Annotation
Transfer RNA from a bacterium, 74 nucleotides, folded computationally. The coordinates come from a structure-prediction model, not an experiment, and the mean pLDDT is 82. It matches the Rfam family "tRNA". It is annotated as a transfer RNA. Rfam links the family to the GO term triplet codon-amino acid adaptor activity. Rfam describes the family as follows. Transfer RNA (tRNA) molecules are approximately 80 nucleotides in length.
[in-house]
RNA sequence: AGGCGGGUAGCUCAGUCGGUUAGAGCGCAAGUCUUAUAAACUUGAGGUCCUGGGUUCAAUUCCCAGCCCGCCUA
Numbered sequence: 001a002g003g004c005g006g007g008u009a010g011c012u013c014a015g016u017c018g019g020u021u022a023g024a025g026c027g028c029a030a031g032u033c034u035u036a037u038a039a040a041c042u043u044g045a046g047g048u049c050c051u052g053g054g055u056u057c058a059a060u061u062c063c064c065a066g067c068c069c070g071c072c073u074a
Stems, first nucleotide, its partner, number of pairs: 001073007010026004019057001028044005050066005
């Protein structure tokens, strides 16, 4: 320098042929139970879907550029 993949909750990740409410596990908070702050069960909070622009009635999803991470080639 070129190519490919990835960036979504505190962490690890799903998801969407463009629209109906953005999700799971773990973690966190509260409750039940308990000798108990553990386990189990119930409920809840938490998200500018990396940034900017474009297309569209509508973008987390499509297009372009940029930033960051990983891998490959030179």